RNA sequence: AGAGUUUGAUCCUGGCUCAGGAUGAACGCUAGCGGCAGGCUUAAUACAUGCAAGUCGAACGGUAACAUGAGAGCUUGCUCUUGAUGACGAGUGGCGCACGGGUGCGUAACGCGUAUGCAACCUACCCUUUACUGGGGGAUAGCCCGGAGAAAUCCGGAUUAAUACCCCAUGGUACUGUAAUGUAGCAUUACAUAGCAGUUAAAGAUUUAUUGGUAAAGGAUGGGCAUGCGUGACAUUAGUUAGUUGGUAAGGUAACGGCUUACCAAGACGAUGAUGUCUAGGGGUUCUGAGAGGAAGGUCCCCCACACUGGUACUGAGACACGGACCAGACUCCUACGGGAGGCAGCAGUAGGGAAUAUUGGUCAAUGGACGCAAGUCUGAACCAGCCAUGCCGCGUGCAGGAUGACAGCUUUCUGAGUUGUAAACUGCUUUUAUAUAGGAACAAAGAGGCCAUGCGUGGCAAGAUGACGGUAACUCACGAAUAAGCACCGGCUAACUCCGUGCCAGCAGCCGCGGUAAUACGGAGGGUGCAAGCGUUAAUCGGAAUUACUGGGCGUAAAGGGUACGUAGGCGGUUAUAUAAGUUGGAUGUGAAAGCCCUGGGCUCAACCUAGGAACUGCAUCCAAAACUGUCUAACUAGAGUGUAUAAGAGGUUAGCGGAAUUCCAGGUGUAGCAGUGAAAUGCGUAGAUAUCUGGAGGAACAUCAGUGGCGAAGGCGGCUAACUGGUAUAACACUGACGCUGAGGUACGAAAGCGUGGGGAGCGAACGGGAUUAGAUACCCCGGUAGUCCACGCCCUAAACGAUGAGAACUAGCUGUUGGUUGCGUAAAUGCAGUCAGUAGCGAAGCUAACGCGUUAAGUUCUCCGCCUGGGGAGUACGACCGCAAGGUUGAAACUCAAAGGAAUUGACGGGGGCCCGCACAAGCGGUGGAGCAUGUGGUUUAAUUCGAUGCAACGCGAAGAACCUUACCAUCCCUUGACAUCCUCAGAAUUUGUCGUAAUGAGUUAGUGCCUUCGGGAACUGAGUGACAGGUGCUGCACGGCUGUCGUCAGCUCGUGUCGUGAGAUGUUGGGUUAAGUCCCGCAACGAGCGCAACCCCUAUCUUUAGUUGCCAGCACGUAAUGGUGGGAACUCUAGAGAGACUGCCGGUGAUAAGCCGGAGGAAGGUGGGGACGACGUCAAGUCAUCAUGGCCCUUACGGGAUGGGCUACACACGUGCUACAAUGGUGCAUACAGAGGGUUGCCAACCAGCGAUGGGGAGCCAAUCCCAGAAAGUGCAUCUUAGUCCGGAUCGCAGUCUGCAACUCGACUGCGUGAAGUUGGAAUCGCUAGUAAUCGCGAAUCAGCAACGUCGCGGUGAAUACGUUCCCGGGCCUUGUACACACCGCCCGUCACACCAUGGGAGUGGGUUGCACCAGAAGUAGCUAGACUAACCUUCGGGAGGUCGGUUACCACGGUGUGGUUCAUGACUGGGGUGAAGUCGUAACAAGGUAGCC
Repeated sequence: AGAGUUUGAUCCUGGCUCAGGAUGAACGCUAGCGGCAGGCUUAAUACAUGCAAGUCGAACGGUAACAUGAGAGCUUGCUCUUGAUGACGAGUGGCGCACGGGUGCGUAACGCGUAUGCAACCUACCCUUUACUGGGGGAUAGCCCGGAGAAAUCCGGAUUAAUACCCCAUGGUACUGUAAUGUAGCAUUACAUAGCAGUUAAAGAUUUAUUGGUAAAGGAUGGGCAUGCGUGACAUUAGUUAGUUGGUAAGGUAACGGCUUACCAAGACGAUGAUGUCUAGGGGUUCUGAGAGGAAGGUCCCCCACACUGGUACUGAGACACGGACCAGACUCCUACGGGAGGCAGCAGUAGGGAAUAUUGGUCAAUGGACGCAAGUCUGAACCAGCCAUGCCGCGUGCAGGAUGACAGCUUUCUGAGUUGUAAACUGCUUUUAUAUAGGAACAAAGAGGCCAUGCGUGGCAAGAUGACGGUAACUCACGAAUAAGCACCGGCUAACUCCGUGCCAGCAGCCGCGGUAAUACGGAGGGUGCAAGCGUUAAUCGGAAUUACUGGGCGUAAAGGGUACGUAGGCGGUUAUAUAAGUUGGAUGUGAAAGCCCUGGGCUCAACCUAGGAACUGCAUCCAAAACUGUCUAACUAGAGUGUAUAAGAGGUUAGCGGAAUUCCAGGUGUAGCAGUGAAAUGCGUAGAUAUCUGGAGGAACAUCAGUGGCGAAGGCGGCUAACUGGUAUAACACUGACGCUGAGGUACGAAAGCGUGGGGAGCGAACGGGAUUAGAUACCCCGGUAGUCCACGCCCUAAACGAUGAGAACUAGCUGUUGGUUGCGUAAAUGCAGUCAGUAGCGAAGCUAACGCGUUAAGUUCUCCGCCUGGGGAGUACGACCGCAAGGUUGAAACUCAAAGGAAUUGACGGGGGCCCGCACAAGCGGUGGAGCAUGUGGUUUAAUUCGAUGCAACGCGAAGAACCUUACCAUCCCUUGACAUCCUCAGAAUUUGUCGUAAUGAGUUAGUGCCUUCGGGAACUGAGUGACAGGUGCUGCACGGCUGUCGUCAGCUCGUGUCGUGAGAUGUUGGGUUAAGUCCCGCAACGAGCGCAACCCCUAUCUUUAGUUGCCAGCACGUAAUGGUGGGAACUCUAGAGAGACUGCCGGUGAUAAGCCGGAGGAAGGUGGGGACGACGUCAAGUCAUCAUGGCCCUUACGGGAUGGGCUACACACGUGCUACAAUGGUGCAUACAGAGGGUUGCCAACCAGCGAUGGGGAGCCAAUCCCAGAAAGUGCAUCUUAGUCCGGAUCGCAGUCUGCAACUCGACUGCGUGAAGUUGGAAUCGCUAGUAAUCGCGAAUCAGCAACGUCGCGGUGAAUACGUUCCCGGGCCUUGUACACACCGCCCGUCACACCAUGGGAGUGGGUUGCACCAGAAGUAGCUAGACUAACCUUCGGGAGGUCGGUUACCACGGUGUGGUUCAUGACUGGGGUGAAGUCGUAACAAGGUAGCC
């Protein structure tokens, strides 16, 4: 310090997630030791048991228990007596119990923090100072007696003490009253001094010196009160308040005060957030962070609050009191049922709750506290120990050597190698820890007592005693590697990889995402990585997150500028000068507790931890100083702002009047059959006279042309003309005022359209509605009608994509061009021109900004001021609440839940029922077909034991198959074999081999014959049989694991690279543009310049010629010969054969084009513009096809999914489709006669002549390994004849009979021949295919495969030989440029809403049940205060009657609990209901994205 995740890729915005730290934690797995810390975060729930506050006999009366002494009795070790002594139960009295300890309910508060104040206060014990401590009195507990009660406890009588209580005296600087002087203070007043009058005090004890008591002053300590500032959330809480705010008087308090009461006034608080609701103890500090901040407040320290819940006071220096009291309530316990008792949020502990938190331990040794003169007693404060890896820190589990790189595991390309791994074994060394041995600490020094010094406080010295922890720590001897390693992770982020299993299952997952048969992501294993006595997970927190932005963000399009203006509060504010000192700056003082953090030392072996000092505590208060800036006061200024004068433009606003064109309607005339409307129609109007046309009239609304990125207005908005009233703006020159300004939360006004109310108006248009079309439907788009509305007046509504998606104001920062309104100068006769300037309004553009697009003096640049708004998408601008509204609705405005994205700009593609240009038998123009029939063939389907398998839009279907009777053959049935039909290795035997036999065959069991080849004589090679196991074998699966091969777009013209340049980048440029071409072909231009794969050419065939060579081919001329034939001699001319060459290049001419590339025409030429044809197929696409050609990974079978054999099947047959053949006839059929090819094949062959047969064919055998012989008759054609439009002399299916051939074998299941039979079919619906010239059409010939053949197929060959193309609108496919896009699996895309089903959260809801609270009323315990006529009454007074005072009782006021009624608020729940979200491949449509097929949106 960053990283992952939106996309095909990019940049940005933006959320989600991760890596770090930390915890009072919990859970899972694991666990050796020690030190230091920490340990109910939940039920302030309920508590059994024990302990946690007592002490003092030096205050008192005393003596229940214990001990000692004394005495007595005697059974001499017992009993009794005795307060005499040590002491002490119970009691009176004093002090303490208000500390210490616990908890965080309540509390949003002067509660806490900080800084001040008290001239408004108190303070026991302690310290200092001064003074005093005299005299008297009456009770009472205890004890004793009696009584009531179960108990707790209570009552009566008698007697008694005090440092308990009371009275008198004395008394001041105390208190009260009175009044004076001085000083001080802002002030109520304070202080000082001197008077007078009144009131108030005391206690003794032990001892010989102390201690206690009383009064007063001061101090210290601790408290009380007041004030400034700071200290949560919500405005969907906006108004609150009657003791309320203030005053006067009184009361009350330690003390000020509405603290309380009476009276008077009507105030007080609040957008700087009152009141209300919810939440919460506050701080020092802790965690995090660079900091600023954010989160937290457990342990420790300070403060507060509370003590079962609520209320109340008493006592006291102090309490409204945790282990005190009274009352009420809930709960628990005891009870004799009459009554009583209790309060762990003290320490342990129990139950419960919970994910979760310890021992019913030891000691007062130390520190501290209470009491005491003291010894001492008490102390669950405290100090220790126990439990827990809860955290932090430290240590260890060994160290060194050791390669047969052992065994084993895992992996593997498997005779082997790699890895675990120096790891182990083995050798040597060490001994922390654990275990065991022996000794063994410190924390302890005082006090008391002794001695010395001292006037007293006090100081010094010596001896001795005291340890819970603890026989602990530390040290020491012994022993022996001995006693000690786990957890998580290994797809990326993120360090670390392989195998097996599983097969969208099981599962994982923090985010992205893994898993559907080769998973580094699941589970296991091996290996590795990280941390380590721990490691992971979960929770919550800070960080990263500049993702609430003070430091430190934004708002044109990503979320975000209010619709506009005016203006209140507030914020900000021009120039000069004086003063001031609030802000500001500097210094000083006080404070900012300690602990903590930080620094420097020190102590535990180190560290954690402890400890000393320092620094820091950024704060607050006070004082001093400065005066630049801000503020304030004062005085001025004119540059901001405004006023006046003159001029100018304008759809600025309101009201009234007027005008013409057009539509419609009414009346009349002319006139006749249509009009209107649409893609096409229909509804509609019209013979009752429309439309059209003319004349007249009515009425409403809107104002053509001018008209303009022109004008005006704050915005909405404003458009005929005239008038009235009226707002604003600009310019010019001067004068005046003198900062009067800017912005603007709330507020107020205006605010399109639609809508609402009342009343008018209503021509046209026109929601709703009706009808007609369209359509699968059409509640739409189109058409015919048509009501509200649109218009006017008045009143509401208050929203818009109210947009420049850009708040207002001010300043600064290059220009150029157009235009509107002023004004200045120059020029012109004028129209008007030129130059400048101010104010608007547009287009481009520099710097700069921006994610980019873009903005750019009219900023989205650079700055200042103020306001508004934003913080992921959805849920949702929804719900609830409130306000506004007549309503519709508006404003304000959430949450649960859910997703990992949503989004902006730009890029490359793809696509569009977008555009432009261009091409192709793509359409068109033609010719011939298919689709109908019969047959052949392939496919689907069905059938079957099997009908083997594959191919499936174009690009499967006469395809793999260039040939299934057996074989092929992979399928089925049956019968057999198991190292196998085939390969390699090992052992043994044998030549190979021949022959008959059972059996369908394979095979089985036999039988006979037979011994080969080479040899260095050892043997070897080949072959056969048997055995053993390694292995063979598989047309079994996966073409979605692959290689190779192939199809297709497409013979379409494209596809890329290097360098450079542009862009943040993806990318672009080049390759686009202007021409041209069959072509990214070429030319020109150009931030590009070059290059590669494609195109073309090079190759083959073909068309012309030359040359060379002539056999088997040829024969012109010469010769011979024949019935005839190159048959023969000969020839080399011709044809032909096959080698080598020539030829064609827009080369020439003309035109055109840009003087280019090229195009058009022409000449010559066999051929002319790639002459015709072939081979040749760029980058890539389709997970295209093929595991059954072959090869191959993985998986599967192994007496079978392998191998052999026979028979069957692949040939089935209701049907559907594809491809063909033959036809339907006269351009024909039939018969006879007759002419002309090319290219092939042939010895397991082609087969001549001749003979036989109607024929298939048979016999026969010549020739030929082929330019020689054979297949081999070419057919259409031509000539003659016949048929005459007929299901025929067309057509030939089907069937019957008889044959031929091949073959081991033609039944399933071959081809062919002859005779007979003679089906459908008379030119084929929708639709659809091929072809542009030697092509289509038509005619025959050949070959491969092959014994034969289902071939009508396929591949070749030649013969005859057309028609048409205007053209590119349309269909299909393709190329280039451009545009839009919400697509990128790329339109076979994406995607919306209802409905149906499941689940989830939520709103409404008759209500129901809780909590809390307001108001009104009832009620009124305990207590306090007031009153008191009843009762009782020791101290004092008394005239002895009584009084004063007190207690009880009664009563009044206040008041807790409780109750009644009625509201508010909140939580839970509720039949039913509303929408929302999420779900696998449901239903219906197709709204949006392209012109999304009606542009979309508000």